[in-house]
Predicted 3D model of a 104-nucleotide RNA (SAM riboswitch aptamer (S box leader)) from Planomicrobium soli. It was read from a public genome assembly, where an Rfam model found it.
C1' cells in the first nucleotide's frame, strides 16, 4: 500500500511552548488574534496486553497502540417511511474515512 474483522451518540485541562489557519477531500456548515491546528505535559478509555474466571465476563493501567469542538461535525449512494406544488422531515443499508487486532 493491499485484504480480513471489530469499534465509531460516551469520556477526556481555565496549564506551557508557539503563532496562522484548522475541521480527510467535494459541498455545506463551524473552530480560530478572547490563540484555533500543532508540540509538550496532563487527562480519557479500554484494542491488544496482563490477572481471575464457569470461556464467557470481571478486574487493572507497567508495557504497544488509540483519542481529548461539533455522532466519523452534516450530506452526497441505494431503498424506505411522512409530508406533497415544491423546499423537505426521519429509518435502515451501502460507500468514503478513522482506530485497533491479524495478515499479505
Nucleotide at each position: 500500500u493491499c485484504c480480513u474483522u471489530a469499534u465509531c451518540a460516551a469520556g477526556a485541562g481555565a496549564g506551557g511552548c508557539a503563532g496562522a489557519g484548522g475541521g480527510a477531500a467535494u459541498g455545506g456548515c463551524c473552530c480560530g488574534a478572547u490563540g484555533a491546528c500543532g508540540c509538550c505535559c496532563g487527562g480519557c478509555a479500554a484494542c491488544c496486553g496482563c490477572u481471575a474466571u464457569u470461556u464467557u465476563u470481571a478486574g487493572u493501567a507497567u508495557g504497544g497502540u488509540g483519542c481529548c469542538a461539533a455522532a466519523u461535525c452534516c450530506a452526497g449512494c441505494a431503498g424506505g417511511a411522512c409530508g406533497g406544488u415544491u423546499u423537505g422531515u426521519c429509518c435502515u443499508g451501502a460507500a468514503a474515512g478513522a482506530u485497533g487486532a491479524g495478515g499479505a